[in-house]
């Protein structure tokens, strides 16, 4: 320089055009203990990398840039 492939709460994920974006860890409160764990509950926490475009509706599909990984010169 070319090709593929990824980006979604602190971290890891599901999601393939519409339902309040999903679950787990992990944080906060509360109950369970003499206390701590552990074990119940409930809560808060996302510009779905950035821009335009298609559409009546875009995390999602097109285009383009970023950024990671992997090929190949």
């Nucleotide at each position: 320089g070319g090709g593929c492939u990824c980006g979604u709460g602190g971290u890891c994920u599901a999601g393939u055009g519409g339902c309040c974006a999903u679950g787990a860890c992990g944080u906060u409160u509360c109950c369970u203990u003499g206390a701590c764990g552990u074990g119940g509950a409930a809560a808060a926490g996302g510009u779905c990398c950035c821009c335009a475009g298609u559409u009546c509706g875009a995390a999602u599909c097109u285009g383009g840039g970023c950024g990671g990984g992997c090929c190949c010169a």